[in-house]
RNA sequence: AGCAGAGUAGAAGCUGGUGCGUUAAGUGUCAUGUGAACAGGGAGUUGUCAUGUGAACGAAAAGGAAAUCUUGCGAUACCAGCUUCGCAUCCCGCUGCU
Numbered sequence: 001a002g003c004a005g006a007g008u009a010g011a012a013g014c015u016g017g018u019g020c021g022u023u024a025a026g027u028g029u030c031a032u033g034u035g036a037a038c039a040g041g042g043a044g045u046u047g048u049c050a051u052g053u054g055a056a057c058g059a060a061a062a063g064g065a066a067a068u069c070u071u072g073c074g075a076u077a078c079c080a081g082c083u084u085c086g087c088a089u090c091c092c093g094c095u096g097c098u
Stems, first nucleotide, its partner, number of pairs: 001098005010085010020074003029055008040092004061071003
């Protein structure tokens, strides 16, 4: 110098547990504001995530004498495990080969 490669935050799916709602919140969609993170170092988006506001849309209940009960249901919340994927991009570094 050339070629090849590794590694993160996190994301998705499945399983289990504990809750919430079923008197409809949550989830999802659209618009807009704010903030945050993005491999060992630096930069970093029109991408990602969180959150505020507004708008449109919108649901599965059943059993039981009854309950703080049982079985369901919800693009429901959190935690754990497993699997898969995994820095938009740029520069440097690291490992291997020549």